[in-house]
RNA sequence: GGCCAGGUAGCCAAGUGGCAAGGCAAGAGUCUGCAAAACUCUUAUACGUGGGUUCGAUUCCCACCCUGGCCU
Numbered sequence: 001g002g003c004c005a006g007g008u009a010g011c012c013a014a015g016u017g018g019c020a021a022g023g024c025a026a027g028a029g030u031c032u033g034c035a036a037a038a039c040u041c042u043u044a045u046a047c048g049u050g051g052g053u054u055c056g057a058u059u060c061c062c063a064c065c066c067u068g069g070c071c072u
Base pairs, nucleotide, nucleotide: 001071002070003069004068005067006066007065010024011023012022018055026042027041028040029039030038048064049063050062051061052060
């Protein structure tokens, strides 16, 4: 330098045009002599950046940034 995959909350991660799931973590509660475990409930301004298309973009298009892989 070329090609490919990816970037979604503190962490992991689904979703691929119509208000973004789930798990971990965090907070509260039940239980317990106290804890742990288990169970219940609750919370967040989360879609890398900037443009474009569209009535509407996390999703499609372009450029850029970052991460990983392959080739040279």
Molecule: transfer RNA
Organism: Minisyncoccota bacterium